This is a predicted structure of a 117-nucleotide RNA (SAM riboswitch aptamer (S box leader)) from uncultured Tenacibaculum sp. It was read from a public genome assembly, where an Rfam model found it.
C1' cells in the first nucleotide's frame, strides 16, 4: 500500500510568505479566490479517535461523567450537491408495468482515527 472497525448535518482563523488558482478523483451544478487561491511557516483555536483521572459491572474489556499534558486530525458551504439503489411521495394504469423521486435508507467512492500488515 492492502484490510478490519468507528465517525463523517456539530464545532474552531488571524499573521507571514507566496502569486493564480482552489473545493479528493470523472462530468454537470453551485461556490471561495487579486478586498490575494494553492503551497509553505508562525501562532492561535476546536474536538475528543490515542489518551488521563474517577466511577459502576467487571475474565477481557464495557459503560457513564470529567479533564486536555502527549499522538494525530481539523479550524467555508453536509464529505458543498448531484451522479447507483430505493421505502415514503407525485405522476401513470381498470389493476398493473412504467417514469419521476427524497438530508427514510442503503451501496461505491472520498477522509479521518486505532488497530493490522
Nucleotide at each position: 500500500a492492502u484490510g478490519u472497525u468507528a465517525u463523517c448535518a456539530a464545532g474552531a482563523a488571524a499573521g507571514g510568505u507566496g502569486g493564480a488558482g482552489g473545493g479528493a478523483u470523472u462530468a454537470g451544478a453551485c461556490c471561495c479566490u487579486a478586498u490575494g487561491a494553492a503551497g509553505c511557516c508562525u501562532u492561535a483555536g476546536c474536538a475528543a479517535c490515542c489518551c488521563u483521572u474517577u466511577g459502576u459491572u467487571c475474565u477481557a474489556a464495557a459503560c457513564a461523567a470529567a479533564g486536555a499534558a502527549g499522538g494525530u486530525g481539523c479550524u467555508a458551504a453536509a464529505u458543498u450537491c448531484u451522479a447507483c439503489c430505493a421505502a415514503a411521495g407525485c405522476a401513470a394504469u381498470u389493476a398493473a408495468a412504467u417514469g419521476c423521486g427524497u438530508a427514510a435508507g442503503g451501496a461505491u467512492a472520498g477522509a479521518u482515527a486505532a488497530c493490522c500488515c